[in-house]
């Protein structure tokens, strides 16, 4: 670098001990316990197998707080309306 898709949907326990939510600005989450590792569990359906071509299954990734949490750049201005950057996930 190309290309889809990003409003669904899904967590508890141990260990661990103060951050985390990509950067930044906001808002928010954390001592009723963040990050991270472990272990067991779900989501999902891109690859993959199966098939009556829409189903199953869960092998390869992925993901289980808030729309990618909002923004930010363009539509005169505003607005969770559209677009795009930027970022994430697959598959090449």
């Nucleotide at each position: 670098c190309u290309u889809a898709u990003c409003a669904a949907g899904a967590g508890u326990g141990a260990c661990g001990g103060a951050g985390g939510g990509a950067a930044c600005g906001g808002c928010c989450c954390g001592a009723u316990g963040a990050a991270g590792u472990c272990a067991c569990g779900g989501c999902a359906a891109c690859c993959u197998g199966u098939u009556g071509u829409u189903u199953c299954a869960a092998g390869g990734u992925g993901c289980c707080a808030a729309a990618u949490c909002c923004g930010g750049c363009g539509a005169a201005c505003g607005a969770a309306u559209c677009g795009a950057a930027a970022g994430a996930u697959g598959a090449g």
The RNA shown here (SAM riboswitch aptamer (S box leader)) has 92 nucleotides and comes from a bovine gut metagenome. The sequence is in RNAcentral, with records from MGnify. Model confidence (mean pLDDT): 79 of 100.